[in-house]
Predicted 3D model of a 1481-nucleotide RNA (small-subunit ribosomal RNA) from a metagenome.
RNA sequence: AGAGUUUGAUCCUGGCUCAGAACGAACGCUAGCGGCGUGCUUCAAACAUGCAAGUCGUACGCGAAAGGGACUUCGGUCCUGAGUAGAGUGGCGCACGGGUGAGUAACACGUAGUUAACUUUCCCUCUCGCUGGGGAUAACUCCGGGAAACCGGAGCUAAUACCGAAUGAUCUGACGGGGUCUGCGGACCCUUUCGGUAAAGCCGUAAGGCGCGAGAGGAUAGGGCUGCGUUCCAUUAGCUAGUUGGCGGGGUAAUGGCCCACCAAGGCUAUGAUGGAUAGCUGGUCUGAGAGGAUGAUCAGCCACACUGGAACUGACACACGGUCCAGACUCCCACGGGAGGCAGCAGUUGGGAAUAUUGGACAAUGGGGGAAACCCUGAUCCAGCGACGCCGCGUGAGUGAUGAAGGCCUUCGGGUCGUAAAGCUCUUUUAGUGGGGAAGAAGGGAAACUUGACUGUACCCACAGAAAAAGCACCGGCUAACUCUGUGCCAGCAGCCGCGGUAAUACAGAGGGUGCAAGCGUUGUUCGGAAUUAUUGGGCGUAAAGCGCGUGUAGGCGGCCAUUUAAGUCUGGUGUGAAAUCCCUCGGCUCAACCGAGGAAGUGCAUUGGAUACUGAAUGGCUAGAGGAUGAGAGAGGAGAGUGGAAUUCCAGGUGUAGGGGUGAAAUCCGUAGAUAUCUGGAGGAACACCAGAGGCGAAGGCGGCUCUCUGGCUCAUUUCUGACGCUGAGACGCGAAAGCGUGGGGAGCAAACAGGAUUAGAUACCCUGGUAGUCCACGCCCUAAACGAUGGAUACUAGUCGUCGGAGUUCCUAAUCGCUCCGGUGACGAAGCUAACGCAUUAAGUAUCCCGCCUGGGAAGUACGGUCGCAAGAUUAAAACUCAAAGGAAUUGACGGGGGCCCGCACAAGCGGUGGAGCAUGUGGUUUAAUUCGAUCCAACGCGAAAAACCUUACCUACCCUUGACAUGCCAGGAACUUGCCAGAGAUGGCUUGGUGCCCGAAAGGGAGCCUGGACACAGGUGCUGCAUGGCUGUCGUCAGCUCGUGUCGUGAGAUGUUGGGUUAAGUCCCGCAACGAGCGCAACCCUUGUCGUUAAUUGCCAUCAUUUAGUUGGGCACUUUAGCGAGACUGCCGGUGACAAACCGGAGGAAGGUGGGGAUGACGUCAAGUCCUCAUGGCCCUUAUGGGUAGGGCUUCACACGUCAUACAAUGGUCGGUACAGAGGGUCGCCAAGCCGCGAGGUGGAGCCAAUCCCAGAAAGCCGAUCGUAGUCCGGAUUGCAGGCUGCAACUCGCCUGCAUGAAGUCGGAAUCGCUAGUAAUCGUGGAUCAGCAUGUCACGGUGAAUACGUUCCCGGGUCUUGUACACACCGCCCGUCACACCAUGGGAGCGGGUUCCGCCAGAAGUAGGUAGCCUAACCGCAAGGAGGGCGCUUACCACGGCGGGGUUCGUGACUGGGGUGAAGUCGUAACAAGGUA
Repeated sequence: AGAGUUUGAUCCUGGCUCAGAACGAACGCUAGCGGCGUGCUUCAAACAUGCAAGUCGUACGCGAAAGGGACUUCGGUCCUGAGUAGAGUGGCGCACGGGUGAGUAACACGUAGUUAACUUUCCCUCUCGCUGGGGAUAACUCCGGGAAACCGGAGCUAAUACCGAAUGAUCUGACGGGGUCUGCGGACCCUUUCGGUAAAGCCGUAAGGCGCGAGAGGAUAGGGCUGCGUUCCAUUAGCUAGUUGGCGGGGUAAUGGCCCACCAAGGCUAUGAUGGAUAGCUGGUCUGAGAGGAUGAUCAGCCACACUGGAACUGACACACGGUCCAGACUCCCACGGGAGGCAGCAGUUGGGAAUAUUGGACAAUGGGGGAAACCCUGAUCCAGCGACGCCGCGUGAGUGAUGAAGGCCUUCGGGUCGUAAAGCUCUUUUAGUGGGGAAGAAGGGAAACUUGACUGUACCCACAGAAAAAGCACCGGCUAACUCUGUGCCAGCAGCCGCGGUAAUACAGAGGGUGCAAGCGUUGUUCGGAAUUAUUGGGCGUAAAGCGCGUGUAGGCGGCCAUUUAAGUCUGGUGUGAAAUCCCUCGGCUCAACCGAGGAAGUGCAUUGGAUACUGAAUGGCUAGAGGAUGAGAGAGGAGAGUGGAAUUCCAGGUGUAGGGGUGAAAUCCGUAGAUAUCUGGAGGAACACCAGAGGCGAAGGCGGCUCUCUGGCUCAUUUCUGACGCUGAGACGCGAAAGCGUGGGGAGCAAACAGGAUUAGAUACCCUGGUAGUCCACGCCCUAAACGAUGGAUACUAGUCGUCGGAGUUCCUAAUCGCUCCGGUGACGAAGCUAACGCAUUAAGUAUCCCGCCUGGGAAGUACGGUCGCAAGAUUAAAACUCAAAGGAAUUGACGGGGGCCCGCACAAGCGGUGGAGCAUGUGGUUUAAUUCGAUCCAACGCGAAAAACCUUACCUACCCUUGACAUGCCAGGAACUUGCCAGAGAUGGCUUGGUGCCCGAAAGGGAGCCUGGACACAGGUGCUGCAUGGCUGUCGUCAGCUCGUGUCGUGAGAUGUUGGGUUAAGUCCCGCAACGAGCGCAACCCUUGUCGUUAAUUGCCAUCAUUUAGUUGGGCACUUUAGCGAGACUGCCGGUGACAAACCGGAGGAAGGUGGGGAUGACGUCAAGUCCUCAUGGCCCUUAUGGGUAGGGCUUCACACGUCAUACAAUGGUCGGUACAGAGGGUCGCCAAGCCGCGAGGUGGAGCCAAUCCCAGAAAGCCGAUCGUAGUCCGGAUUGCAGGCUGCAACUCGCCUGCAUGAAGUCGGAAUCGCUAGUAAUCGUGGAUCAGCAUGUCACGGUGAAUACGUUCCCGGGUCUUGUACACACCGCCCGUCACACCAUGGGAGCGGGUUCCGCCAGAAGUAGGUAGCCUAACCGCAAGGAGGGCGCUUACCACGGCGGGGUUCGUGACUGGGGUGAAGUCGUAACAAGGUA
């Protein structure tokens, strides 16, 4: 510090996700030791049991018992225990310490002040005192009540308990006088006078000590007040009657409406009152570069609370956790009459929960309470226990060790890897274990002797034995370090995001290996970070989310030039504070570290006090450049009102006139013989204003258009002059605001939602047509929204230009009018710098800056719900959430596509010729059938295709019968040469028996070797079994279309572009020219084959002009010709003319056998279709192994209601039949072609000559030509079908071959919609040959013969190329995609209501308590001789008030029949709204 994810790719915007750190954590797997920390985050739920606050005999009065001893009359008594235990009176403490975070949004907390408005037990210092009396009471004794808790009565008694009196001040109250301080109020000091107010003793022989009272000061601890800071919601906007203030009182330690009476009517609030929700606050903690964000466990400070609510008492301090009283809920005891209790102290229990410990030890230390002290108490504390909960440290060994062991895994079978890892050898002993030794922490206490450690026999030290007892967890597709095998087969599963899994998964599961961390490792949750993704640091708003529709203007924010003053902001220095701990630095202590100690720094803050004065503010004075006024001109559809004009439409009346008009793609509805349309004249009425007219003008925007008048707003220019910052922006507020719509009243010509009819259509609630009502118009009043757009808020300043246009002014020339030039103001086009993601913007900024306002923060849900405000309504405005997705989006790029455009091509159409589709037949396919009808090919680009030959074989299929190392290959062992004759069984394979036979090489022989056969066992063979979507190779197709790319350079952030586009031209990216391109490659063309002409060479089997010869080129001869087959020539737009750009090229012509690639072929770029083929072959993986392999026989592939494709034959006279007769080319032939001759009607048979072929044979070419006949008919057409008789091939023609003869003689008379081929030696037509092959050809491949018609042309159909345009497509239009309906699930709104919480108002009620009153009762201390009084208590009562009750509101949560929309969900329905001109933009 970044990364993944939107796309075919790119840049941007933007969200989601990840890597880091942290935790009081939890869960899973695992676990050796130690140190230091830490441990109910949930029910402030309920609690059994024990402990957590007592102490003092030096304040006081009482005062046992057990036990022991002695005596005894055995009843008991005495001494001791002992003034002990014990309770009581009294004092101090119990308000600290400990717990918890419910409440609290507050002076609760933090920070800084203030108290001249206060208190403070104990402690310290100082001053002065402590005289003399009195009356009670608990304990105790007796009696009584009660289950208990406890209570009552009588009697006795003490005090540092209680009460008078005395003394008394610097205390306190009230006057008077004086002084000091203070901003004011006031405070303090001195002084005269008069009132009031105190005490306690104890110990000690004593000295003295400890106490007691009053006062002053200090210290400590608290109370009060104030400034500032302190969460979210405005869908909470108004709140408030003790409320705000005053006067006077009460109350308090003290100020104060704190409380009361009276008076006034105030107080708070947009700088957020009031209300609601949430929350203890802070030092700090976590994170972060920081600014920030989140948090408030442990430790520390403060606050609040103590079962819930209320209340006071005591006291220095409480409205009191382990006190009291009352009410309530709950629990317990009970004799039913009454009582008791409060773990949010330490342990512990139950419950809740994902989850959090021992009913431990000790007061040894530190600290606290009491005490004179010893000492006692202390679940504070110190320790121990439990938990890997966290941090830190240590260990699980070290060295050597290659036959790289065994074993696992992988493998290309060679090996690789785990791996020096192990074993083995040599060492060490931390930790754990055992044994021995053994601290510090201790200061104190006590007259002294002496004594005090819970932890603890702990830390630490020594010894012993032995590698001995000690490694896991997660991950390994990318992000992200780490890869293979097996299993599984969209299943099981994984997943943080993207996404894996549908038979070769590095993504699931297991294994081997590896990577990371390590006594831990992962997962989950939460926080910060990354996220500049709320942007102060540090973002944006033309098109991505985002500028209010526009203006006027309040508060607020900001603000021109000069000078002076001030010093609020600002800057700087000092002082105080910012607790400690934490963080940081240094040093030190535990063996190190964690941890701990000491010192320093820091704490960015607040307060106060000096100084500075540039800038901002404030105050004062001035200025004119901003702004505004005056004067003089000017332009304008600016606004409002009144009037007025012509053209046109429609209607009415009349004239002329006759059959149509109108409308459309075409029609129809409609109008018209009752006279339309057309045309003329006259009239009515409403609305809108042609030309001018413009990128023009005006207005803030919406918007404004005939002409005239009236009223009126704004703007511009010019001249001088005046005011003197008067300015800019603008939350709220107010006004204006198209169209549609609403209300009332008018008006209504045209147009025209709704509606009606006619068409279109599968439908057509649309588009088109004919009508037509609201409305459109006017007046008044509402509505307040628009793609209200420049999708661009307003103001100011600055920053190159060029060209238009509108308004005004100036200027040269003698004048005038133009033109030109200059300046100001508007409005446009292009463009530099700059900006921008790009597109683009560019002095009218989207540039550079300042000021102010508005707005945005992923998509959907949703501009929706609820609530509020506005509205007559429609609705507008403000404006969420649950849930859901990983995208949604902008700009640009390359393609593809378009019922977009331009250009061009092709038998693409057109022009022609002939077919298919109808018939019967052949053949292939589908379907059907079957035991099997083997398999594949399925739009073009499957279907006379693989198959250039299914009777057996082929053959892969079916049935039956057989074989199991196999029909075939390699290796091993044994035997035998190989091979061969015959017979039997069987459908055959096969089985059984049998005959002959011994080879080749080496070697003297024995024997061995090669090859072959048989048998055996195992490795293995074998598979036309699966996957063409694992593959190679081969092939089809677009398409013989003209395209497809690269290097360098350039342009662009980039994908990419350029080149390859453009102007011409071509069959062609063919060539030329131009050009930020210059070159190159694969394609095109050419080179190759063939054909067409000529030359040359050669001359047999070919040929024959000349010379002989013959029936015959038959022979001699010849090679001229033809021909054959080698080599050459020839054609290149080369020449001429024209066009063209002086080009390329095109058009015409000459010559030429051939002319513009001469004709034909071979040749197929980058790629597309997961196109075809695992059944040609090869091949990965999977599957079968007495079978999915192998053999044999028979059957099947040849079925047959039917459908389709492709042929052949026909329907006839351009023909059929018969007779005669002529002319090819290219092939094939020895298991072959087969002549002549003979036989047969014929297929064929016989025959055997010739030929390994320019020699012989197949082999008769046919159409044609010359004759004859048929005469338009189901025929002398057509030949299917069938019968009979034959022939050929073959082991065999039944299923199931071909041919012949005779006989039979079906459909069919030119073929619907539709559709195919062909542009010249082509179509059409005619025959010939080959491959396959025993036989089988209407198929296929090849060959020649005869031999046309037509092409105006490119509008249309199809396909293609190229440029351009749009795009929401990229699996690319067979694309994408919208809405209703149906089904399932989810969250949510409404909802008659129902239930709960909370709060407010009114009323009732009123416990305990306090305060006030008091006519009833009681009463020791003081007064009084007494009666009585003062004072006190009880009771009663008044006020306040908790719980409670009644009624009515607000708010919030839950629930609710039914209902509304929303979201999500591989394959549902209906249509096709959007994206292309998306077919109506």